[in-house]
Bacterial RNase P class A from a Propionibacteriales bacterium, 374 nucleotides, folded computationally.
Taxonomically the source falls in Propionibacteriales (Bacteria, Bacillati, Actinomycetota, Actinomycetes).
The prediction has a mean pLDDT of 75.
It matches the Rfam family "Bacterial RNase P class A". It is annotated as a ribozyme. Rfam's curators write: Ribonuclease P (RNase P) is a ubiquitous endoribonuclease, found in archaea, bacteria and eukarya as well as chloroplasts and mitochondria.
RNA sequence: CAGGCUGGUCGGGCGACCGCGUGAUCUCCGCCGUGAGGCGACAGGUCCCGAGGAAAGUCCGGGCUCCACAGAGCAGGGUGGUGGGUAACACCCACCCGGGGUGACCCGCGGGAAAGUGCCACAGAGAACAGACCGCCGGCGAUCUUCGGAGAACCGGUAAGGGUGAAACGGUGGGGCAAGAGCCCACCAGUGCACCGGGUGACCGGUGCAGCUAGGCAAACCCCACCCGGAGCAAGACCAGACAGCACGCGUUCGAGGGCUGCUCGCCCGAGCGUGCGGGUAGGUUGCUGGAGGCUGUCGGCAACGGCAGCCGUAGAUGGAUGGUCGCCCCCUGGCAACAGGGACAGAACCCGGCUUACAGACCAGCCUGUCCC
Numbered sequence: 001c002a003g004g005c006u007g008g009u010c011g012g013g014c015g016a017c018c019g020c021g022u023g024a025u026c027u028c029c030g031c032c033g034u035g036a037g038g039c040g041a042c043a044g045g046u047c048c049c050g051a052g053g054a055a056a057g058u059c060c061g062g063g064c065u066c067c068a069c070a071g072a073g074c075a076g077g078g079u080g081g082u083g084g085g086u087a088a089c090a091c092c093c094a095c096c097c098g099g100g101g102u103g104a105c106c107c108g109c110g111g112g113a114a115a116g117u118g119c120c121a122c123a124g125a126g127a128a129c130a131g132a133c134c135g136c137c138g139g140c141g142a143u144c145u146u147c148g149g150a151g152a153a154c155c156g157g158u159a160a161g162g163g164u165g166a167a168a169c170g171g172u173g174g175g176g177c178a179a180g181a182g183c184c185c186a187c188c189a190g191u192g193c194a195c196c197g198g199g200u201g202a203c204c205g206g207u208g209c210a211g212c213u214a215g216g217c218a219a220a221c222c223c224c225a226c227c228c229g230g231a232g233c234a235a236g237a238c239c240a241g242a243c244a245g246c247a248c249g250c251g252u253u254c255g256a257g258g259g260c261u262g263c264u265c266g267c268c269c270g271a272g273c274g275u276g277c278g279g280g281u282a283g284g285u286u287g288c289u290g291g292a293g294g295c296u297g298u299c300g301g302c303a304a305c306g307g308c309a310g311c312c313g314u315a316g317a318u319g320g321a322u323g324g325u326c327g328c329c330c331c332c333u334g335g336c337a338a339c340a341g342g343g344a345c346a347g348a349a350c351c352c353g354g355c356u357u358a359c360a361g362a363c364c365a366g367c368c369u370g371u372c373c374c
Base pairs, nucleotide, nucleotide: 001370002369003368004367005366006365007364008363009362010361012329013328014327015326016325017324018323020050021049023047024046025045026044027043029040030039031038032037052345056356057355059354060353061352062351063350064232065231066230067229071265072264073263074262076228077227078226079225080224081095082094083093084092085091096110097108098107099106100105111223112222116221117220118217119216120215133162134161135158136157137156138155139154143152144151145150170188171187172186173185174184175183189213190212191210192209193208194207195206196205197204198203236286237285238284239283245277246276247275248274249273250272257269258268259267260266293312294311295310296309297308298307299306300305330343331342332341333340334339
């Protein structure tokens, strides 16, 4: 210098004018009070503050709130290498194993297929205690060809060779055999078992034994280990205000109905409940933003993260504000220039931790590969 890998930061700036929302304050006004003063509302003035890295999808996990909770079993759902982090997780970190890349590094829905059941398209003779289509070998009494040998057909053997396939039941060499075959042997690969060594562990390395050679799919059923009450801020609490009951059915120690929990048992509440017709309300306050918070330093840790100290701090709407115009600057594109065009994705709604998805462009750091120069 070129190409690449990983992690991170930002995601327009300044000014003027106009506008919107919460809050504070002032003016005006009303009410209460002897008074100082207090309370409240329309409008107007001033001041402060006013979206995001994803506020999004609502996919996981929690806080919080209400309901429920003697408990047991079944069913259902989730997670799935190991160790750690965390409030928790399906998240994060480190490592292991497998795969890819020259490499930095990346990817893995990564328990069990020598428990059981099931499935494996097309092709193929055969698709999982295999299989005889071609080939190879043996036989040949009877049939056909043939002068005899022999050939065809037939009956057997054979998984070495061919062929099909994503996949055909270890590989190479030798012995052996009619031809062959782990049938036997040597080496290699894998697996299982035993022992030794290392590691917290997943696992790794080594030695010996066993011809044991075992296909894939568990995001098919299933098995194993661990985890899991329900509903959600329209949760919930309070204030104010309105209203009208009627009919039928079931039921009150022969228990209607309801709750836990989807079911069964069980437990608890229990005098009301269900259906239909009719009537009323749909206002306000609170929950509501300071929280597992952020930044800096330091200590522990490979890291995720944790301890300590200091500092920082203002969105809280409810037809739902957070915007618009102009000027200058910045970045990109076009143009000699003047100048023109463009600057994304998208917006809170109880709050956090994640994941995923969308995103114009800019910047920073570390590392890898190649080439050249010193």